A computed fold for a 91-nucleotide RNA from Spirilliplanes yamanashiensis, annotated as Glycine riboswitch aptamer.
NCBI's taxonomy places the organism under Bacteria, Bacillati, Actinomycetota, Actinomycetes, Spirilliplanes.
RNA sequence: UCCACCCUCGUGGGAGAGACCGCCUCACCGGCGGCGCCGAAGGGGCAAAUCCUCCCCGGAACCUCUCAGGCAAAAGGACCGCGAGGGCAGG
Numbered sequence: 001u002c003c004a005c006c007c008u009c010g011u012g013g014g015a016g017a018g019a020c021c022g023c024c025u026c027a028c029c030g031g032c033g034g035c036g037c038c039g040a041a042g043g044g045g046c047a048a049a050u051c052c053u054c055c056c057c058g059g060a061a062c063c064u065c066u067c068a069g070g071c072a073a074a075a076g077g078a079c080c081g082c083g084a085g086g087g088c089a090g091g
Base pairs, nucleotide, nucleotide: 002091003090005087006086007085008084009083010082011081012080013079018035020034021033022032023031024030036071037070038069042067043065044064045063050058
């Protein structure tokens, strides 16, 4: 110095599911309650591999649970691409 890995920021893309019903409001937005749904913020849960054998612990996810969140738009959004900065010191 370059590559890989990790983090942050910017930027582009980014799914699913009732613009449901009732009340408040002149109405929209919004709020509350009710029923029905979604899973890709976050959170919870678990197998095998893993050791000479056994037991215990550990053991992932876009799998699962739906607590949270979401179900017009907006916002958010795992993940992917590009750029910049930082970390690390593996090649």